[in-house]
RNA sequence: GUGAACGCUGGCGGCGUGCUUAACACAUGCAAGUCGAACGAGAACGGCCCCUUCGGGGGUGUCAGCUCAGUGGCGAACGGGUGAGUAAAGUAUAGGUAACAUGCCCCUUAGAGGGGGAUAACGGCUGGAAACGGCCGCUAAUACCCCAUACUCCUCAUAGGUGAGAGCCUAUGAGUGGAAAGGGUUUACCGCUAAGGGAUUGGCCUAUAUCGUAUCAGCUAGUUGGUGAGGUAAAGGCUCACCAAGGCUAUGACGCGUAGCGGGUCUGAGAGGAUGAUCCGCCACACUGGAACUGAGACACGGUCCAGACUCCUACGGGAGGCAGCAGUGGGGAAUAUUGGGCAAUGGGCGAAAGCCUGACCCAGCAACGCCGCGUGGAGGACGACGCCCUUCGGGGUGUAAACUCCUUUUGCAGGGGAAGAUGAUGACGGUACCCUGCGAGUAAGCACCGGCUAACUUCGUGCCAGCAGCCGCGGUAAUACGAAGGGUGCAAGCGUUACUCGGAAUUACUGGGCGUAAAGCGCGCGCAGGCGGUUAGAUAAGCUAGAUGUGAAAGCCUACGGCUUAACCGUGGAACUGCAUCUAGAACUGUCUAACUAGAGUCUGGGAGAGGCAGGUGGAAUUAGUGGUGUAGGGGUAAAAUCCGCAGAGAUCACUAGGAAUACCGAAAGCGAAGGCGACCUGCUGGAACAGUACUGACGUUGAGGCGCGAAAGCGUGGGGAGCAAACAGGAUUAGAUACCCUGGUAGUCCACGCCCUAAACGAUGGAUGCUAGUCGUUGGGGUGCUAGUCACCCCAGUGAUGCAGCUAACGCAAUAAGCAUCCCGCCUGGGGAGUACGGCCGCAAGGUUAAAACUCAAAGGAAUAGACGGGGACCCGCACAAGUGGUGGAGCAUGUGGUUUAAUUCGAAGAUACGCGAAGAACCUUACCUGGCCUUGACAUCCCGGGAACCCUCCAGAAAUGGAGGGGUGCCCCCUUUUAGGGGGAACCCGGUGACAGGUGCUGCACGGCUGUCGUCAGCUCGUGUCGUGAGAUGUUGGGUUAAGUCCCGCAACGAGCGCAACCCUCGCCUUUAGUUGCUAACAGGUUAAGCUGAGCACUCUAAAGGGACUGCCUGGGUAACCAGGAGGAAGGUGGGGAUGACGUCAAGUCAUCAUGGUCCUUACGGCCAGGGCGACACACGUGCUACAAUGGGAAGGACAAAGAGACGCAAUACCGCGAGGUGGAGCAAAUCUUUAAACCUUCUCUCAGUUCGGAUUGCAGUCUGCAACUCGACUGCAUGAAGCUGGAAUCACUAGUAAUCGUGGAUCAGCCAUGCCACGGUGAAUACGUUCCCGGGUCUUGUACUCACCGCCCGUCACACCAUGUGAGUUGAGUUCACCCGAAGCAGGGAUGCUAAAUUGGCUACCUGCCACGGUGGGCUCAGCGACUGGGGUGAAGUCGUAACAAGGUAACCGUAGGAGAACCUG
Repeated sequence: GUGAACGCUGGCGGCGUGCUUAACACAUGCAAGUCGAACGAGAACGGCCCCUUCGGGGGUGUCAGCUCAGUGGCGAACGGGUGAGUAAAGUAUAGGUAACAUGCCCCUUAGAGGGGGAUAACGGCUGGAAACGGCCGCUAAUACCCCAUACUCCUCAUAGGUGAGAGCCUAUGAGUGGAAAGGGUUUACCGCUAAGGGAUUGGCCUAUAUCGUAUCAGCUAGUUGGUGAGGUAAAGGCUCACCAAGGCUAUGACGCGUAGCGGGUCUGAGAGGAUGAUCCGCCACACUGGAACUGAGACACGGUCCAGACUCCUACGGGAGGCAGCAGUGGGGAAUAUUGGGCAAUGGGCGAAAGCCUGACCCAGCAACGCCGCGUGGAGGACGACGCCCUUCGGGGUGUAAACUCCUUUUGCAGGGGAAGAUGAUGACGGUACCCUGCGAGUAAGCACCGGCUAACUUCGUGCCAGCAGCCGCGGUAAUACGAAGGGUGCAAGCGUUACUCGGAAUUACUGGGCGUAAAGCGCGCGCAGGCGGUUAGAUAAGCUAGAUGUGAAAGCCUACGGCUUAACCGUGGAACUGCAUCUAGAACUGUCUAACUAGAGUCUGGGAGAGGCAGGUGGAAUUAGUGGUGUAGGGGUAAAAUCCGCAGAGAUCACUAGGAAUACCGAAAGCGAAGGCGACCUGCUGGAACAGUACUGACGUUGAGGCGCGAAAGCGUGGGGAGCAAACAGGAUUAGAUACCCUGGUAGUCCACGCCCUAAACGAUGGAUGCUAGUCGUUGGGGUGCUAGUCACCCCAGUGAUGCAGCUAACGCAAUAAGCAUCCCGCCUGGGGAGUACGGCCGCAAGGUUAAAACUCAAAGGAAUAGACGGGGACCCGCACAAGUGGUGGAGCAUGUGGUUUAAUUCGAAGAUACGCGAAGAACCUUACCUGGCCUUGACAUCCCGGGAACCCUCCAGAAAUGGAGGGGUGCCCCCUUUUAGGGGGAACCCGGUGACAGGUGCUGCACGGCUGUCGUCAGCUCGUGUCGUGAGAUGUUGGGUUAAGUCCCGCAACGAGCGCAACCCUCGCCUUUAGUUGCUAACAGGUUAAGCUGAGCACUCUAAAGGGACUGCCUGGGUAACCAGGAGGAAGGUGGGGAUGACGUCAAGUCAUCAUGGUCCUUACGGCCAGGGCGACACACGUGCUACAAUGGGAAGGACAAAGAGACGCAAUACCGCGAGGUGGAGCAAAUCUUUAAACCUUCUCUCAGUUCGGAUUGCAGUCUGCAACUCGACUGCAUGAAGCUGGAAUCACUAGUAAUCGUGGAUCAGCCAUGCCACGGUGAAUACGUUCCCGGGUCUUGUACUCACCGCCCGUCACACCAUGUGAGUUGAGUUCACCCGAAGCAGGGAUGCUAAAUUGGCUACCUGCCACGGUGGGCUCAGCGACUGGGGUGAAGUCGUAACAAGGUAACCGUAGGAGAACCUG
């Protein structure tokens, strides 16, 4: 944008538009008649006359009204409809007709004399159901016929003019030709005939333009032309006879498919693209096919004939019909209107006219189908009603919106008036438009959307469901995306959706694209056609430019003005219609012609270079085989092996022989060739290129569709050859398997000759030619110049490399060998897959090649670069990571945690590292969240309200307790009032009862969250600002060279700085100083037991606990630019002195809703609360973490020595006594440097003597102690007795680098007690080892590859199985179209034509019949297309199928291309 349709909705008017499908079938009515002034006539109507029973009947064609039917004339060929056919016979534009016609109309000239016989109507007879006829008889004309006359008509002849010619024009003459009509009336007009002219309308011809397909490449016999004839209005193979063999075609013939064409319409900046409704022009068609007649004009929409299909009538004999005219019906369809009014206007036919006819036309009706205009009210009106929605509960939104007040009246309704359209009459529209008056806010708003694109956001419901979706994508419990609501946005009598067209799309690129890597350069050359083409001069004027003329219809578009109230719409004028043709002019450029030129190209001469090609010949090295010699036990092969060869003598070694293939070194970014490709030497033949030189030719050039040739390897055919190698094949290994990689063998093949094949990642992934555009450094060939004469320097040309500027490029990169700047020509591309496949064609012996689709499917596929991550890639570095060591775990028993199982319950969480002696620093009740049972319902706890009572204490009963019941005691504090004996009221705390708001939940979601935590990791990293580079992502800084524990520091650097991390600052240990001196200490003095800092005294020392100092690579030596490193001195301590605290940006949707907090959700006489008992402690089993051991470096006994750090009032508890002991009695001292606490390993002595023991202590029995309301389930400890496994632990695995490991004991938290062997802390004794960084693990930096980015626990390939979809093949089968041949041959036309018919008029006319052409039809063959089709081939798609692992990293055998063989499959091998 639309001739639209569908959904929801719908007030008015104007102007337009309205079967796009079935050119499907049609009931009914209407759509072409008219003329009595051509004619005969008089059925009807009217008139007149007569009659009448008032219904009507009869008469009259002259009544100069009129008229059915008929003769005749004109019209019916226009107007109206439709788009089937048609790719040219059409259409558009421009021409031609000297090759033509033209009724009615206009003009001019001339004429109209004489005669004739018929025929319809009508009448009679007659056939038929009907339609429609037949025979006989009568009659008229502007119907028909004959004669006369006639020209500028026609024919012939002559002369002249013109033209290239055919021919045409003019003049003269001749004749064998050809005319007529009358009618009407009052004059005068309308008609008729001939000839000429005009106008109009047509016929025919030419040029140009006019869809797709080459998987249609050859077509054609009336075909092409000629001569002659026929035919036509007219040229012409239009038709025929004869002759010739032509004609068309890559500028697309022929065929197939599709299609009416144009003006225009839609879109677009334009160029274009799409389209051809309405209006206008042309064409074609009229049920389908064929045919002619009439006529000025038709092969005729509402005419004829024939054939066919269909419908209808029928008396079955036969007939009738054609809405693609206007309405209308059925049908089809998503879908398209009234069986309306009128000839008033415009136009048409007939007529002299009046007039008649006109579904053309003018109007009305239906439809929001489109365009345009108007309305659905206007003003005021609250810190803002109700309702609804949201809410952080405060409020906010709807919202001046409503209500309410005032106002207006478009529209509406009612009443009244009332046009233009009409130049004399005539108005369907229509009592319409319009005007006036009254009534009254009264009758009038919806639709879509609100995640981004794209204007517009919240709540609820739902929970990968239901659904949405134009693309991206939403939905798995907090959805602005689904559905609803509130609100909002957009448009508005419409709004959305669907379909189609153009645009955006520079996404077919003429304007205006590309081809190194994204799709795309033919594998390479030669070359016909074609395209393009050097310099000078002249001519020409085809292209080109300018002007003029004609045309380019009207409408439409644009513009100015005007008319409807405005607009849409309409009118008038202009401009435009970019086109075509003709004429004139110009001559720069292109073309053509002519004449020249030498710069392009070529020829000639010369000396050189080269794996250029072909053929022949000749070598040497090596492999293998054979023969012979020497010689003995192995050889060979691999990561390691084995198959294999070898005592029948291998391998090794020597000699000889044979044979085939390939040619080491030279050898190179080197050379040659068009490409493929070419490599020993010699000879012959031969192609090309480069350089130099003078002469010659004179544009001879370039590109190149088709065509032709060459074309690696593999492969094919025939014949040779066959040493090595080696698809297939066999065996051995490897492996889960191994149809592979590895090994041992081995056939085609590899080689030669001849003939095919014609493909490669045939690559520079870069077509060819020419010119131009900074350099530098190599190298090959040739040449020049210079001198210092060299293994010299410089320069030029041609090739071949590297680097690099401008420029180009998406980037990478290219860069005189362009991917730069230009010109010319060819080839090719247009999303991925399907697919380089199918079908068809061509080629091939085959393999196959070449040309080359579609259905279907996806929203991507792809390129270059970036940041990461990863690699069975590389480099560097670190860490108890490995290594070197020490001690363990894994085996035993027990403890503890977990899984599993069990159970009424075994509450819950934690799950690789980073869960598992974890939450839990204390489960007998409690804890406790679980189970069973008994109970409560405003609740055990919080706030508010009402009533009562002070609180509170004691006793008894029932019950397992919770709880329930009974009794007794007891009245307080503050304030006010009345009053004072006491009473009343209020308040605070507390208790009891009640009501409802609410409480409560260890219910769910850690994947809604806060906070806290683990881990990478105490690893050295993570970032920012500005600048710079890059189109950008991003980079730089942060990389590099060093150095460090460290992104620590130094140097360098397009970077300069900064932040979070590192380090330091903090705590502690180690040394010293100062201060202080009790509860600590005791050197000196004194006392004192002698056992003692016990006492006086002192605070020196130790210690305590505060403040300071001290260490900084500061000093020295050496190395180094520096940072820094190595060593040394001094020092208690030396290079971060040891330890701790401290954890960057982030990762793991890591952990925790059961610490706490918290959104949402769920429960509410229960998922809340109370109580008793049970469970969390179960036990076939599996795992983690530990303890104790297995013993002599030990066990037992006796004696002896030395800590640190802690804790203590609901507590730690000494001396003493009792008990074998756990413990008990008792209670000094201590709220602690004062009191409470045996340290143990260790040392000395004795004993045990290698054994299941004097090791080991599990288990069990008995007896006890302690805590506690209570130790049965289920505590710890003690004594006696018992005395299990276990003799150092498989695969595997853990910790530790110094006061560390190992080993020894001590304390604390939690706690009534304790299942603690755990955890945290403390001290005692006190080692070994580190060569080193190859490897394992983790981490850091740089670099490289990538098809990964959920980031290798990644991605991804193919077979098989299942489902669905489209498609190829297919025995066939069905249908359609077309073509060829033959047969038949209607109507018609043409020819012939009677002895038949026919009237008078000569030879006239007609017919049967015959012949030719021919539609439909029939038979057979061919071709094309379509439908179906058992079976079958591959392809595509599909949340969780099977088998493997092919590819992406060196993807674990580098991958890929062509080809060949093989194999479940990806694939493997040559």
Record summary
Predicted 3D model of a 1470-nucleotide RNA (small-subunit ribosomal RNA) from an uncultured bacterium. It matches the Rfam family "Bacterial small subunit ribosomal RNA".